Predicted 3D model of a 507-nucleotide part of an RNA (small-subunit ribosomal RNA, 5' domain) from Emticicia sp. CRIBPO.
Context: one part of a larger RNA
RNA sequence: GGAUGAACGCUAGCGGCAGGCUUAAUACAUGCAAGUCGAGGGGGCAGCAAUGUCACCGGCGGACGGGUGCGUAACGCGUAUGAAACCUACCUUUAUCAGGGGGAUAGCCCGGGGAAACCCGGAUUAAUACCGCAUAAUAUAUUGAAUGGCAUCAUUUGGUAUUGAAAGAUUUAUUGGAUAGAGAUGGUCAUGCGUAGGAUUAGCUAGUUGGUAAGGUAACGGCUUACCAAGGCGACGAUCCUUAGGGGCUCUGAGAGGAGUAACCCCCACACUGGCACUGAGAUACGGGCCAGACUCCUACGGGAGGCAGCAGUAGGGAAUAUUGGGCAAUGGGCGAGAGCCUGACCCAGCCAUGCCGCGUGCAGGAAGACGGCCCUCUGGGUUGUAAACUGCUUUUGAAUGGGAAGAACGGUAAGCCUGCGGGCUUAAUUGACGGUACCAUUAGAAUAAGCCACGGCUAACUACGUGCCAGCAGCCGCGGUAAUACGUAGGUGGCGAGCGUUAUCC
Numbered sequence: 001g002g003a004u005g006a007a008c009g010c011u012a013g014c015g016g017c018a019g020g021c022u023u024a025a026u027a028c029a030u031g032c033a034a035g036u037c038g039a040g041g042g043g044g045c046a047g048c049a050a051u052g053u054c055a056c057c058g059g060c061g062g063a064c065g066g067g068u069g070c071g072u073a074a075c076g077c078g079u080a081u082g083a084a085a086c087c088u089a090c091c092u093u094u095a096u097c098a099g100g101g102g103g104a105u106a107g108c109c110c111g112g113g114g115a116a117a118c119c120c121g122g123a124u125u126a127a128u129a130c131c132g133c134a135u136a137a138u139a140u141a142u143u144g145a146a147u148g149g150c151a152u153c154a155u156u157u158g159g160u161a162u163u164g165a166a167a168g169a170u171u172u173a174u175u176g177g178a179u180a181g182a183g184a185u186g187g188u189c190a191u192g193c194g195u196a197g198g199a200u201u202a203g204c205u206a207g208u209u210g211g212u213a214a215g216g217u218a219a220c221g222g223c224u225u226a227c228c229a230a231g232g233c234g235a236c237g238a239u240c241c242u243u244a245g246g247g248g249c250u251c252u253g254a255g256a257g258g259a260g261u262a263a264c265c266c267c268c269a270c271a272c273u274g275g276c277a278c279u280g281a282g283a284u285a286c287g288g289g290c291c292a293g294a295c296u297c298c299u300a301c302g303g304g305a306g307g308c309a310g311c312a313g314u315a316g317g318g319a320a321u322a323u324u325g326g327g328c329a330a331u332g333g334g335c336g337a338g339a340g341c342c343u344g345a346c347c348c349a350g351c352c353a354u355g356c357c358g359c360g361u362g363c364a365g366g367a368a369g370a371c372g373g374c375c376c377u378c379u380g381g382g383u384u385g386u387a388a389a390c391u392g393c394u395u396u397u398g399a400a401u402g403g404g405a406a407g408a409a410c411g412g413u414a415a416g417c418c419u420g421c422g423g424g425c426u427u428a429a430u431u432g433a434c435g436g437u438a439c440c441a442u443u444a445g446a447a448u449a450a451g452c453c454a455c456g457g458c459u460a461a462c463u464a465c466g467u468g469c470c471a472g473c474a475g476c477c478g479c480g481g482u483a484a485u486a487c488g489u490a491g492g493u494g495g496c497g498a499g500c501g502u503u504a505u506c507c
Stems, first nucleotide, its partner, number of pairs: 001507004006503005013359006019352002021317001026315003030312003035060003040057002043054004067270003076195008086187002091183007099133001101131002109122005139162010168175003196242003203233003208230008245267004249260004272293005295306004323349001325348003331345001332343004362393004372384005399443005407434001411430001413428006451496005456477003462491005472479002
């Protein structure tokens, strides 16, 4: 000098854009943050009905989105490869199929238990819920042929045997269902290289290292188990300890490098602490489940309920970090045929000079060089200073009045046209939280708006008074003991300017 998620002191007019618990991954009152589908099903309630509404069974989604950085020195991340060792719901595409049956159960009704949470028994009922049967193989086993490669093998094409499917709805044209293949998307696994400090950590290791077999997995693999062998790692730093999420990027620097990992994006890990699986295409699941623990709450003492590292907000900690706001109008997501519903994602608004950028606090003329202040060699001079007064001008900003957006494209509705009748095109009206905001115009009026730090040298800027090694200053050198340009005040001056200084940290 530059920089900061900054804080503190003094000061403060406006706007745009961004940012805002770095500390206690401390504890949380309250509200909201994940639902949707009646075009899967049977019911309850309201209603004359149409229809509406409610819980339940069922489907899809709650594995995304959002938060945090505890753990992790690791194939976690980055980069480059490989998978002839793998999975992939929804979507696209290709081919084929959808025959015929069965038994339940929630709800509802009846009864019972409990303070509650909720639970139990009986009767009865439906489905795109569940279960057999038929048919179907690139599945499994076995057996041929051809081609190719990378060792195990891969691709194509045959035979035999075994096993595995389905679902309907309705407005009759759609939509949904099953199996197999391909694609797309997303994931999983493996490997090379890179990835903090400590040797005042030198030896470490028993599923340990390898093999065989079996199990397990979507899949390879000591991943697991049995048996066999005795290996494996290490001064090219094993093991141990400390610290730490990694990267793109950001800051600095001429660069090399050094430092950082806030905001935004990608990956990872976590969800009160520890463990476990279930469901599912996908989780070992933040707002699902079970067990144990700590803590908090309710209780009729028998037993129950909870998890803000989601958005706000509260307490605590701290030098320190915001509203218990508006809206789904846009973008995106979930469900739905659609209308639509949900969405603290998101879009906006509020608070804060926290930062960056922009604008303003007036401009021109004006010498009796006024008054006042300060200084001096003191009837006077210098300086403040064209500064003020005064004259003319302008009106950014602010105030008042009036007008007033873009962001809106869809979608659905209506009309018309075309059509292969699925749909497509055109036109019309309709849809804005922000917001009567931005912006524009008019009106009056210099009117509403300047501070902070420094002035011994480094370092731009000096005098007077007070003080007298006192009070004090100070980044370093150093000032102060009676004329202090270094302390305090005043005048003057310098620097920056809605900021200025200090502190902390990095280059």